[in-house]
RNA sequence: UCAGAUGGCCGGAUGGCCGCUGGCCGUCCGCGAGGAGGGCUGGAGGAAAGUCCGGGCUCCACGAAAGCACGGUGACGGAUAACAUCCGCCGGGGGCGACCCCAGGGACAGCGCCACAGAAAUCACACCGCCGAACUGCGCGAGUAGUGGCAAGGUUGAAAUGGUGCGGUAAGAGCGCACCGCGUUUCCGGCGACGGAAGCGGCACGGCAAGCCCCACCGGGAGCAAGACCAAAUAGGGACGGCAUGUGAUCUGCUUUCGGAUCGCCGUCCGGGUGGGUCGCGUGAGGUGCGCAGCAAUGCGCAUCCCAGAGGAAUGGCUAUCUAUCCGCGCAAGCGGUGGACAGAACCCGGCUUACAGGCCAUCUGACACU
RNA sequence: GCGUUCUUAGCUCAGCGGGAGAGCGUCGCCUUGACAUGGCGAAGGCCGCUGGUUCGAUCCCGGCAGAACGCCCCA
Numbered sequence: 001u002c003a004g005a006u007g008g009c010c011g012g013a014u015g016g017c018c019g020c021u022g023g024c025c026g027u028c029c030g031c032g033a034g035g036a037g038g039g040c041u042g043g044a045g046g047a048a049a050g051u052c053c054g055g056g057c058u059c060c061a062c063g064a065a066a067g068c069a070c071g072g073u074g075a076c077g078g079a080u081a082a083c084a085u086c087c088g089c090c091g092g093g094g095g096c097g098a099c100c101c102c103a104g105g106g107a108c109a110g111c112g113c114c115a116c117a118g119a120a121a122u123c124a125c126a127c128c129g130c131c132g133a134a135c136u137g138c139g140c141g142a143g144u145a146g147u148g149g150c151a152a153g154g155u156u157g158a159a160a161u162g163g164u165g166c167g168g169u170a171a172g173a174g175c176g177c178a179c180c181g182c183g184u185u186u187c188c189g190g191c192g193a194c195g196g197a198a199g200c201g202g203c204a205c206g207g208c209a210a211g212c213c214c215c216a217c218c219g220g221g222a223g224c225a226a227g228a229c230c231a232a233a234u235a236g237g238g239a240c241g242g243c244a245u246g247u248g249a250u251c252u253g254c255u256u257u258c259g260g261a262u263c264g265c266c267g268u269c270c271g272g273g274u275g276g277g278u279c280g281c282g283u284g285a286g287g288u289g290c291g292c293a294g295c296a297a298u299g300c301g302c303a304u305c306c307c308a309g310a311g312g313a314a315u316g317g318c319u320a321u322c323u324a325u326c327c328g329c330g331c332a333a334g335c336g337g338u339g340g341a342c343a344g345a346a347c348c349c350g351g352c353u354u355a356c357a358g359g360c361c362a363u364c365u366g367a368c369a370c371u
Numbered sequence: 372g373c374g375u376u377c378u379u380a381g382c383u384c385a386g387c388g389g390g391a392g393a394g395c396g397u398c399g400c401c402u403u404g405a406c407a408u409g410g411c412g413a414a415g416g417c418c419g420c421u422g423g424u425u426c427g428a429u430c431c432c433g434g435c436a437g438a439a440c441g442c443c444c445c446a
Base pairs, nucleotide, nucleotide: 001367002366003365004364005363006362007361008360009359010358012322013321014320015319016318017317018316020043021042022041023040024039025038027036028035029034045342049353050352052351053350054349055348056347057223058222059221060220062259063258064257065256066255067254068253070219071218072217073216074215076088077087078086079085090104091102092101093100094099105214106213110212111211112208113207114206127154128153129150130149131148134147135146136145137144138143162180163179164178165177166176167175181203182201183200184199185198186197187196188195189194227279228278229277230276237270238269239268240267241266242265243264248263249262250261251260271445272444273443286305287304288303289302290301291300292299293298323340326337327336328335329334372442373441374440375439376438377437378436381395382394383393384392389426397413398412399411400410401409419435420434421433422432423431
C1' cells in the first nucleotide's frame, strides 16, 4: 500500500423566529366552577418495526396433590428475574490465516419411510463377471457342461455391509498381518462435555427423529381494547342449543381426590345503546462516572442525575452558516449545484430477527514493497 | 395496539415428503340455418418470496411480504 476479520460508536451540527405537547411556578379576572395571559423546563429510535421468545404488571374463586394431554427446549459448565438470549469451553465443518458456521440428546425401546434406478435398500442379495480345487457326465487329453465355490472388478444410486497395502487362495474373502477407521475395557488428565495412552474385538452397528416416538428439563390461561372508578344511553329484551336441577352443576387444557366459593352456568344468533372522562401511565431488573471480583457474560459497592407520555394521537415549519454523500467542470488544488439512509414511541423491561445512505475508532490476519 | 387464520391455474378449492391436480372459466374443432346445450382436444403454475433439514420440499422448520377476521356496553 492492497485485500480482509472481529468488536464498539455515530447516524447531520450550531443559531434565530413562529408553532404543538407534558410538567412546575407566579400574575390578572371571577363568590365559585373556571377563564385569560406569562416565565422556566422536558419532548422518538438503534432499530420505536416484525410480534418471534422470555419476564414484570393486571384479571380469571381458587388452594393442595396425582395422572393424562398439548406446547417448548436439547453437547458441557456458568451468567441472569427469566429465556430459544449471552459468556466460556468441547466436538464437527469451512478458510492459507485473523476468524466464521452448526435445532449439537437418542436410530442395539418400538413403529414407519428410503420413490426411480439397481442383482440387492436390511432376517440381505447375485445381472455382468471370477474359479475349475471337490463331485458327476462327455472326451485319450487339452478341455467342456452341470452341481458347486466367490463377491476382487463392472453396472445403479444420495447411500451398497469397513479403507489402503502385503501375504494367502482354484478364485476369493478380516482368511492372516501392519496402519487407519469403528466398537469396547482399563488407566491418566479435566467440575464436565471430552481428550490422550495401552490392551482386546475381526467389523457385528446404513440413513431419516425440523416422521411418529423415547429420555431429561421447563410451562395454568388471557392480555393495558388487561383491569378499576365516575358519568350517559338502551330493552336486566328475544330465539335456538348444551350441561344440570341438589349424593348435582360450575370454578380458565382434560380427568380424579381433599378443602373452599357460588346457586344456575355456558355457547351461537337476532335486537338495542354509547362513541365521554379519570386512573392504570412514567423512580425503573433506570442512566452516567469511578473502584473491586471474574478470562468473559455479569455481579457488588460508592457518587451523581430525573431523562417523552399523546389519545386520530404532540415531537413540526421557515430561515442563516457549515457539513457527509451524489452530479457537473477541472491534470490537480478547487469551483458550482443538490442536500441527508432505514424509519415515527402508544403499559413497561431483557433478548432475537429484519431494514439501514454514509462515516469514525480500536485490535488482529494475509500478500507485496522498502529499511 | 393485541390475538387468530390463510396465501396452489383467471376464479373456487383438493393434495401434505418421491408424477402438481379437480370443477367453473379461456381457446380451437365437431354438432346447428345461427346460438345455447352436448362431444373431443389444447393452453395456462418458479405451489407468495427467501434460507435451512433431507438423497429429494407445495408438504417439515425459521425469516420476510401480503390478505382476511375478531376486540366496548345491555351481558

Description
The prediction has a mean pLDDT of 78. This is a predicted complex of two RNAs, RNase P RNA and transfer RNA, with 446 nucleotides together. Rfam match: Bacterial RNase P class A. About the family: Ribonuclease P (RNase P) is a ubiquitous endoribonuclease, found in archaea, bacteria and eukarya as well as chloroplasts and mitochondria.